Notes: The prediction has a mean pLDDT of 82. This is a predicted structure of a 109-nucleotide RNA (Glycine riboswitch aptamer) from an Anaerolineales bacterium. It was read from a public genome assembly, where an Rfam model found it. It matches the Rfam family "Glycine riboswitch aptamer". Rfam links the family to the GO term glycine biosynthetic process. NCBI's taxonomy places the organism under Bacteria, Bacillati, Chloroflexota, Anaerolineae, Anaerolineales.
RNA sequence: ACGAAGCAGGCGGGAGAGGGCUCCAUCAUUGGAGCCGCCGAAGGGGCAAGUUCGCCGGACCGCCAAUCCUGUGAGCGACACUCUCAGGCAAAAGGAUCGCCUGCCGACG
Repeated sequence: ACGAAGCAGGCGGGAGAGGGCUCCAUCAUUGGAGCCGCCGAAGGGGCAAGUUCGCCGGACCGCCAAUCCUGUGAGCGACACUCUCAGGCAAAAGGAUCGCCUGCCGACG
RNA backbone atom coordinates (compact mmCIF):
# COMPACT_ATOMS: atom_id res chain seq x y z
C1' A A 1 0.00 0.00 0.00
C1' C A 2 -4.15 -3.70 -0.59
C1' G A 3 -8.42 -4.27 2.33
C1' A A 4 -12.17 -9.81 4.18
C1' A A 5 -15.43 -9.81 8.28
C1' G A 6 -17.71 -6.45 11.81
C1' C A 7 -19.91 -1.58 13.48
C1' A A 8 -22.23 3.20 12.17
C1' G A 9 -24.35 6.65 8.72
C1' G A 10 -26.53 8.43 3.77
C1' C A 11 -29.46 7.22 -0.74
C1' G A 12 -32.70 3.72 -3.21
C1' G A 13 -35.84 -0.91 -3.25
C1' G A 14 -38.78 -3.31 0.64
C1' A A 15 -43.96 -7.64 2.39
C1' G A 16 -48.17 -9.02 5.47
C1' A A 17 -52.88 -7.95 7.99
C1' G A 18 -60.29 -4.45 9.36
C1' G A 19 -59.33 3.14 6.35
C1' G A 20 -63.80 -2.66 12.05
C1' C A 21 -67.45 -1.50 16.03
C1' U A 22 -68.82 1.19 20.59
C1' C A 23 -68.07 5.00 24.20
C1' C A 24 -65.79 9.63 26.27
C1' A A 25 -63.58 14.55 25.61
C1' U A 26 -63.42 18.65 21.78
C1' C A 27 -66.11 24.67 18.34
C1' A A 28 -63.35 21.82 14.94
C1' U A 29 -59.07 19.22 14.08
C1' U A 30 -57.84 15.53 16.91
C1' G A 31 -56.94 12.61 21.18
C1' G A 32 -58.18 8.74 24.70
C1' A A 33 -60.58 4.08 26.39
C1' G A 34 -62.90 -0.64 25.57
C1' C A 35 -64.21 -4.93 22.40
C1' C A 36 -63.92 -8.42 18.39
C1' G A 37 -61.07 -10.08 13.90
C1' C A 38 -56.18 -10.47 11.80
C1' C A 39 -50.35 -9.83 10.48
C1' G A 40 -44.95 -10.82 11.37
C1' A A 41 -39.90 -8.37 8.61
C1' A A 42 -38.48 -3.05 14.67
C1' G A 43 -37.40 -5.22 19.34
C1' G A 44 -38.17 -9.45 22.55
C1' G A 45 -39.27 -14.84 24.16
C1' G A 46 -38.73 -20.40 22.65
C1' C A 47 -35.72 -24.46 20.58
C1' A A 48 -33.09 -29.54 16.99
C1' A A 49 -28.72 -31.92 16.01
C1' G A 50 -24.52 -31.39 18.67
C1' U A 51 -21.58 -30.23 22.82
C1' U A 52 -19.98 -29.36 28.23
C1' C A 53 -20.50 -30.66 33.33
C1' G A 54 -22.66 -33.75 37.24
C1' C A 55 -25.10 -38.43 39.00
C1' C A 56 -26.76 -43.96 39.02
C1' G A 57 -25.47 -48.37 36.48
C1' G A 58 -22.34 -51.30 33.14
C1' A A 59 -17.60 -52.63 30.24
C1' C A 60 -12.21 -52.81 31.16
C1' C A 61 -8.89 -53.51 35.72
C1' G A 62 -6.68 -57.75 41.40
C1' C A 63 -8.78 -52.66 43.07
C1' C A 64 -8.97 -47.28 42.23
C1' A A 65 -8.29 -43.63 38.59
C1' A A 66 -8.41 -42.79 33.38
C1' U A 67 -11.24 -44.32 28.95
C1' C A 68 -15.82 -46.07 26.63
C1' C A 69 -21.40 -47.23 26.70
C1' U A 70 -26.87 -46.89 28.21
C1' G A 71 -29.90 -43.77 31.09
C1' U A 72 -30.79 -39.19 33.67
C1' G A 73 -30.41 -33.77 35.50
C1' A A 74 -28.54 -28.93 34.33
C1' G A 75 -25.97 -25.41 30.93
C1' C A 76 -24.50 -23.64 25.95
C1' G A 77 -26.88 -24.10 21.32
C1' A A 78 -29.55 -21.70 14.39
C1' C A 79 -33.38 -19.87 11.24
C1' A A 80 -36.65 -15.51 7.22
C1' C A 81 -38.86 -21.65 12.00
C1' U A 82 -42.12 -20.74 16.15
C1' C A 83 -44.77 -17.42 20.03
C1' U A 84 -47.45 -12.89 19.28
C1' C A 85 -45.26 -9.82 24.97
C1' A A 86 -44.21 -5.49 22.28
C1' G A 87 -45.26 -3.56 17.50
C1' G A 88 -48.43 -3.32 13.28
C1' C A 89 -53.45 -3.85 9.95
C1' A A 90 -55.82 3.39 4.10
C1' A A 91 -51.91 7.11 3.42
C1' A A 92 -47.66 8.88 6.12
C1' A A 93 -44.17 7.00 9.47
C1' G A 94 -41.89 2.51 10.73
C1' G A 95 -39.91 -1.97 8.51
C1' A A 96 -36.15 -7.74 8.73
C1' U A 97 -33.35 -7.46 4.68
C1' C A 98 -30.99 -6.30 -0.40
C1' G A 99 -27.95 -2.92 -3.57
C1' C A 100 -24.62 1.32 -3.91
C1' C A 101 -21.67 5.00 -1.39
C1' U A 102 -19.00 7.06 2.94
C1' G A 103 -16.59 6.71 7.75
C1' C A 104 -14.37 3.65 11.80
C1' C A 105 -11.76 -0.73 12.60
C1' G A 106 -8.36 -3.93 10.37
C1' A A 107 -8.22 -10.39 9.09
C1' C A 108 -5.41 -13.28 5.21
C1' G A 109 -1.46 -12.58 2.09